A computed fold for a 101-nucleotide RNA from a Chloroflexota bacterium, annotated as SAM riboswitch aptamer (S box leader).
């Protein structure tokens, strides 16, 4: 980069550099100079792989990763419903984890 698959309504932030963006892209709606991204530090959340235990179901740590505004913040595409919303089910897309190529 791409392929196969599992997950995605919980969880979980302070200090220092730093100095305007950021929440993947559009479209909305938001966070932002009471300080954005990035980067360091220290804490942290989970438990997908690793490891242990066990027939198994589960369970134990926490070494490898991922995370720590809003449900992937909502939404498009199709269906179901409606008088029009509302809200539902799927799906495309992303994201992250194992494996492949």
């Nucleotide at each position: 980069c791409u392929c196969u698959u599992a997950u995605c309504c919980a969880g979980a932030g302070a200090g220092g550099c730093g100095g305007a963006g950021g929440g993947a892209a559009c479209g909305g709606c938001c966070c932002g100079u009471u300080g954005a991204a990035g980067c360091c530090u220290c804490g942290g959340c989970a438990a997908c792989c690793a490891g242990g235990u066990g027939c198994a179901a589960a369970c134990c740590c926490a070494g490898g990763u991922g995370c720590c505004a809003a449900u992937u913040c909502c939404g498009g595409c199709a269906g179901a419903g409606u008088a029009a919303g509302a809200u539902c089910u799927g799906g495309a897309a992303g994201a992250u984890g194992a494996g492949a190529g």